[in-house]
RNA sequence: GGGGACAUAGCUUAGCUGGUAGAGCGUCGCUUUUGCAUAGCGAAGGUCAGGAGUUCGAAUCUUCUUGUCUCCA
Numbered sequence: 001g002g003g004g005a006c007a008u009a010g011c012u013u014a015g016c017u018g019g020u021a022g023a024g025c026g027u028c029g030c031u032u033u034u035g036c037a038u039a040g041c042g043a044a045g046g047u048c049a050g051g052a053g054u055u056c057g058a059a060u061c062u063u064c065u066u067g068u069c070u071c072c073a
Stems, first nucleotide, its partner, number of pairs: 001072007010025004019056001027043005049065005
C1' cells in the first nucleotide's frame, strides 16, 4: 500500500427479507429470612462507533471517516 470481517446497555451478545431494540450476567428497589445466600417480582441503564445519502420509515441498504482483528505484499 491492497483485500476481508467486526463496532448494539457496565460486561458477553441476539436482532432473519428495512417497520419504532431484546436476553444473560451485573446494579438498584420490594417480597421471602432473626440475618445472609438462593428464589420471585419490578425498575433504571442504549443519540445501535461517527458523518452524509437512499426511503414514508435505517441497527439493517449505499458511501466516507475512526478504531480493533485478520490475509496478501
Molecule: transfer RNA
Organism: Dictyobacter vulcani